Predicted 3D model of an 81-nucleotide RNA (TPP riboswitch aptamer (THI element)) from Virgibacillus halodenitrificans.
């Protein structure tokens, strides 16, 4: 780095409501599938309808915080010491 297997998450914002715009890995009709993440855990939850900037709003930057949760075995590969 990556196989298998098993397991954990979340899908927002606008609007003329659609075969549309925006942000994202993902944004469905349905959590099937894809996506993201698995203790070396900021994936995602909770304080949080938080605070400060910023935006039509979502996003985004900063706190908050490394502050409490938070799901894992086994195999191969490749460099390097």
């Nucleotide at each position: 780095c990556u196989g298998c297997u098993a397991g954990g998450g979340g899908a927002g914002c606008c609007u003329u409501g659609a075969u549309g715009g925006c942000u994202g890995a993902g944004a469905a009709u349905g959590a099937a599938g894809a996506c993201c993440c698995u203790u070396g855990g900021a994936a995602c939850c909770u304080g949080a309808a938080c605070u400060g900037g910023u935006u039509a709003a979502c996003a985004c930057c900063a706190g908050c915080g490394g502050a409490g949760g938070g799901a894992a075995g086994u195999g191969g590969a490749a460099a390097a010491a």
Model confidence (mean pLDDT): 77 of 100.